The RNA shown here (small-subunit ribosomal RNA) has 1486 nucleotides and comes from a Phycisphaerales bacterium.
RNA sequence: CAAGUGAAGAGUUUGAUCAUGGCUCAGAUUGAAUGCUGGCGGCAUGGCUAAAACAUGCAAGUCGAACGUGCCCGCAAGGGCAAGUGGCGAAAGGGUCAGUAACGCGAUCGAACGUACCCCGAGGUGGAGGAUAGCGCUGGGAAACUGGCGGUAAGACUCCAUGUGCUCGCAAGAGGAAAGGUUUACCGCCUUGGGAGCGGCGAUCGUCCUAUCAGGUAGUUGGCGGGGUAAUGGCCCACCAAGCCGAAGACGGGUAGCGGGUGUGAGAGCACGGCCCGCGACAUCGGAACUGAGACACUGUCCGGACUCCUACGGGAGGCUGCAGUAACGAAUCUUCCGCAAUGGGCGCAAGCCUGACGGAGCAAUGCCGCGUGCGGGAUGAAGCAUCUCUGGUGUGUAAACCGCUGUCAGGGGACGGAACCAAUGAUUGUCCCCAGAGGAAGUGGCGACUAACUCUGUGCCAGCAGUCGCGGUAAUACAGAGGCCACAAGCAUUAGUCGGAAUCACUGGGCUUAAAGGGUCCGCAGGCGGUCCGCCAAGCGUUUUGUGAAAUCCCACGGCUCAACCGUGGAACAGCAGAGCGAACUGGCGGACUUGAAGAAUGUAGGGGCUGCCGGAACAGUAGGUGGAGCGGUGAAAUGCGUAGAUAUCUACUGGAACGCCGAUGGUGAAGACGGGCAGCUGGGCAUUUCUUGACGCUCAGGGACGAAAGCGUGGGGAUCAAACAGGAUUAGAUACCCUGGUAGUCCACGCUGUAAACGAUGAGAACUAGAUGUUGGGAGGGUUUUGCCUCUCAGUGUCGCAGCUAACGCGCUAAGUUCUCCGCCUGGGGAGUACGGCCGCAAGGUUGAAACUCAAAGGAAUUGACGGGGACCCGCACAAGCGGUGGAGCAUGCUCUUUAAUUGGCUGAUAACCCAAGAACCUUACCUGGUCUUGACAUCCCGGGAACCCUGCAGAGAUGUGGGGGUGCCUUCGGGAGCCCGGAGACAGGUGCUGCAUGGCUGUCGUCAGCUCGUGUCGUGAGAUGUUGGGUUAAGUCCCGCAACGAGCGCAACCCUUGUCCCUAGUUGCCAUCAUUCAGUUGGGCACUCUAGGGAGACCGCCGGUGACAAAUCGGAGGAAGGUGGGGACGACGUCAAGUCAUCAUGGCCCUUAUGACCAGGGCUACACACGUGCUACAAUGGCCAGUACAGAGGGUUGCCAACCCGCGAGGGGGAGCUAAUCCCAGAAAGCUGGUCGUAGUCCAGAUCGGAGUCUGCAACUCGACUCCGUGAAGUCGGAAUCGCUAGUAAUCGCGAAUCAGCAUUGUCGCGGUGAAUACGUUCCCGGGUCUUGUACACACCGCCCGUCACACCAUGGGAGUUGGUUGCACCAGAAGUAGGUAGCCUAACCGCAAGGAGGGCGCUUACCACGGUGUGGCUAAUGACUGGGGUGAAGUCGUAACAAGGUAGCCGUACGGGAACGUGCGGCUGGAUCACCUCCUUU
Repeated sequence: CAAGUGAAGAGUUUGAUCAUGGCUCAGAUUGAAUGCUGGCGGCAUGGCUAAAACAUGCAAGUCGAACGUGCCCGCAAGGGCAAGUGGCGAAAGGGUCAGUAACGCGAUCGAACGUACCCCGAGGUGGAGGAUAGCGCUGGGAAACUGGCGGUAAGACUCCAUGUGCUCGCAAGAGGAAAGGUUUACCGCCUUGGGAGCGGCGAUCGUCCUAUCAGGUAGUUGGCGGGGUAAUGGCCCACCAAGCCGAAGACGGGUAGCGGGUGUGAGAGCACGGCCCGCGACAUCGGAACUGAGACACUGUCCGGACUCCUACGGGAGGCUGCAGUAACGAAUCUUCCGCAAUGGGCGCAAGCCUGACGGAGCAAUGCCGCGUGCGGGAUGAAGCAUCUCUGGUGUGUAAACCGCUGUCAGGGGACGGAACCAAUGAUUGUCCCCAGAGGAAGUGGCGACUAACUCUGUGCCAGCAGUCGCGGUAAUACAGAGGCCACAAGCAUUAGUCGGAAUCACUGGGCUUAAAGGGUCCGCAGGCGGUCCGCCAAGCGUUUUGUGAAAUCCCACGGCUCAACCGUGGAACAGCAGAGCGAACUGGCGGACUUGAAGAAUGUAGGGGCUGCCGGAACAGUAGGUGGAGCGGUGAAAUGCGUAGAUAUCUACUGGAACGCCGAUGGUGAAGACGGGCAGCUGGGCAUUUCUUGACGCUCAGGGACGAAAGCGUGGGGAUCAAACAGGAUUAGAUACCCUGGUAGUCCACGCUGUAAACGAUGAGAACUAGAUGUUGGGAGGGUUUUGCCUCUCAGUGUCGCAGCUAACGCGCUAAGUUCUCCGCCUGGGGAGUACGGCCGCAAGGUUGAAACUCAAAGGAAUUGACGGGGACCCGCACAAGCGGUGGAGCAUGCUCUUUAAUUGGCUGAUAACCCAAGAACCUUACCUGGUCUUGACAUCCCGGGAACCCUGCAGAGAUGUGGGGGUGCCUUCGGGAGCCCGGAGACAGGUGCUGCAUGGCUGUCGUCAGCUCGUGUCGUGAGAUGUUGGGUUAAGUCCCGCAACGAGCGCAACCCUUGUCCCUAGUUGCCAUCAUUCAGUUGGGCACUCUAGGGAGACCGCCGGUGACAAAUCGGAGGAAGGUGGGGACGACGUCAAGUCAUCAUGGCCCUUAUGACCAGGGCUACACACGUGCUACAAUGGCCAGUACAGAGGGUUGCCAACCCGCGAGGGGGAGCUAAUCCCAGAAAGCUGGUCGUAGUCCAGAUCGGAGUCUGCAACUCGACUCCGUGAAGUCGGAAUCGCUAGUAAUCGCGAAUCAGCAUUGUCGCGGUGAAUACGUUCCCGGGUCUUGUACACACCGCCCGUCACACCAUGGGAGUUGGUUGCACCAGAAGUAGGUAGCCUAACCGCAAGGAGGGCGCUUACCACGGUGUGGCUAAUGACUGGGGUGAAGUCGUAACAAGGUAGCCGUACGGGAACGUGCGGCUGGAUCACCUCCUUU
């Protein structure tokens, strides 16, 4: 210096969030097992399964100092051995955990007991007798074993005596013992008292699950008497009484040895009970007793059963749950070892003997602990391997090599200990010294997150992984291999189990409006809880003390093994139980008192509270009659139905049943369900006020009882309306529905049953406390008022808003979901399932109680942001409407699909593909196909050799290509050579319109030129998020103004840019021409005023006036002006969406091809053609066609070009050659228009397709496959079904002109240009798209969403099931071995008595009672199985529908009933957990 510590979370439901809730993980641990691996030692541990079966050996003997006898040795004395009699022991030690839910165990107490051996004390140990085993003789038997006869000893047995004490008895008195041995010292023996230890018995308390086990019990409970026992006791018996146990769980069923302790845990707990210690039980299964101090006896006896073995078939033997061991079972558990040296036990005077107890060793990494596999230096940072941004770097890595050092362990050799007790004694084992030499000694699991640790390759939803979430479909840190890394280490992982985390059964320490969860409501027994004051008691409670709480274990200190594990000593602790003393605040008990809780009396009072009877009017239906005359009825529209036999309508009269308008109200009453015309009767409860009375009489309530909507059931009535079922008509793809016409149960009454609802405030009852404001119902008090109305306060109810507080949030908020107390009910993931089985109730329908297997990783709540709605509000858009013209019908052009093909290259596919890529496929293009060719390549860089390059040309070939001939010798130079180009060669490499647009960049489409999308700071919210951005106005606009917990800002809008419209300035050539001159002509001179051109400026801003508006923003009208509210047009496209489009423009990662998927060439194809679709052109004609004449543009293009004049051709065109690098020349004639003529409504003088013939042009080349011209031919088509498109002004419509591409090819495409030039918009109900706000949501891949049920198929578990087969058990009965007890006629009999006969006593036998096994009958429970059958779960893309989620297209749901392929439909009642609109009431704000 002690025994006092000590608590962690994470992953997974969602687009995201919070909370609820389950699942999973990280930790520790084990008598373990499995996989891979394995050096040494110490200490422990090791059949958890078949309490299934066992070969073999051993595990309990000992004593000759109790006894006789036999044998051996010895001359003898004596010694030794042995079976038997006798004594002690064998009831211990050792094993196991089957049974047992029990006084079995544990804790603490107790009284009516026993006790061999041991200790202490007292007394005694005298006398006598008869047997018997061994043995001998002789039988039986295979054996085991056993019979008869004879003889024998004792500490064996018997009797007598004595008897301190002992037992019985009130006493007198009676009963009642012994054993010796060997040699001098002891060991014994008998009686008795006490002790120690041990044992038997009893009491209280504690000790698992199940109520789907609720009643159990006849020796049962008690008493009296007896028996029995060591002893109490129904332990047993006779009699008497009728008790006893049980909801605080009896009885039954299942499971289990119990404790000290062990594991875990912060603890409280939870789980377990192997090794060690204590107790119990068992010993092949069942029963029984004997002996003994002790047993109903593991290695004793008897009997019964099963099994195994022996047998001469007549009979016998056996019991490893002792130590080893065998085989079986199983995932799985050791040597048939050594020794009594130590410790302990039995016997013995002792020596000693025995001891599978024990001490040790062996096997097994089964566990815990310790040690080692080396240490120091060493950078060429070696090689190899891996990787990368790849001349090289980086990692492995001081790691290795190499140099030096050491020697633990293992190995070899030697010495000394161990032994305590005079000596002797070691199975096993320890310590020390020496020798050699880094030698002999590292693995396992992991590396997506949780969770420490990352890359490459392979694979391609395959193979596989996985504890959970989840990885894998071509770039996998998740599979497999490799390199590297992380962790632990002679081990490491996995599997299984337990605790923890789990506050996830919550005592410590949870909840119930909506997540699972308040009983439908009330009454009420038991139970629980209970107002104020006083006194007493001391059960609870507090304090002190005593006993106990075994040891071991845990903990602390110290000590022993070199340390540790392990062990020793001492302590602390074992929080409990019991005894005693003290205290009296609180709870409790007893006694007394009180009035505030509760109740009563009195006086008032409101009310659809309940029950019964009577009465009433409106409406409805029916019947009769009158009037009347064609329809009525019904619907979205219809039809079925009714009606000329007179309906509907209308009037009158009558009949009938049901329900009660207005009042009527978030108004009233009732416990809830529920209750509504009026009057009367009976009746329950409440409230208010004031005094009086009782004096805690109270609150809650398991079980129990009563009430309990609608539907439904039974019997009997009643039956108007409405109306399940049913029928018909519609709707529909179908329509077992929604709608319509009918219509039966039922709806109504009486009596009885049922007992459930979203029976809801989804909120149990009672009590107390905790801001306000404002309605309303009933009562009371005060004030005021002539009265009513009114004001203030108060009690009881019933609403709304709201502070604090609470809540996951929504919300609740004196009517709590706030703060506390009391009692009851209920919950513990989703599905299976409120199902099955069982019980109870019911006439039935069904109700109530109420599981499991199996399956999933979620299911569910509230709120958020979106998206969506056959939700709402507001607004916009050629969105509709109003108009004009088209498409859809025809022919043709063009693109696409499909098909075909050798190929018809490829891409694009709703809007947002389809005259798109392609601003122009005869070759080329060209990517496709066929055939022919090339292989460092058609193209790039580098190296080597040769040659200038290059030009002309022959031959073969379809060409690519191959093979020849000729010409040509350049440029720079430091004279070495070099640059460029060409040819040949080698290898690095080239090349790819091959794949992946779902690996990408860039570009683009679309929503959409829609007005939106965000951020910073602040604020609000636990949070996701909100606010700002919403609101009131306004705008084309998140445009602007105002307001506001927001204040600002960014990307968008607008503006800035281009163009067009007016004017001005500057400048006039190629443009222009008013004036002057001139000419055919702006041709020329001249001029630059005008037009025009192209530079610059001005102008438009709601600026001005008036109205409206909020003194705003703005808007309406007006003036002026070329133009007026963005003047027209264009460019310009926010955050983002569609894995939208494009790897074939280009770029690019990865993959793939490399004598080909690359490259070259010829020919073909992309131009095919049954259909279908898109976009266009031309038409169908007279507002027109044709002929003739005639007028007016803009914007473009042009030298490889545009091409004039003129000539030829009917024409396309051919000649021709001037001009023009363009405001100069050319293309170039604009056309519609205007003027005149003709045609006369027809398949035409419309339309022009198609076909024949003849030509032109381009081009190496017009066959496949160009355009154009001329002549001839002259198809469909007479204005287009359903449907659908464009356009709001210089627009639509219509007319022509130009350009790009291009050799050529566009009368039709595209992009531009101008000419002529309309109609209409009331308006926003509807369709489509969009924006803002709001609402619902089960959607979030976001409605092309989600999702329900039948049916079909496969698999799985399960219920029913004629039954079948086991297990267990109750009751009744039969039966009865061995044994014990009782009885006893038979038989036998040594000790004692008796002279004897005989007796006493004993034994056998028989018999009675009890009873094991066994059997019969009949029940209960339970397990397995069963043709068939019921539902359930799971499964990839199956079938039918569409029930639910939005108003889900008929709001949904609950209960009930009927119906239907199915989800479901309908009726009745209920709920809001229904959207929307309107009204009412209340509240809030202004």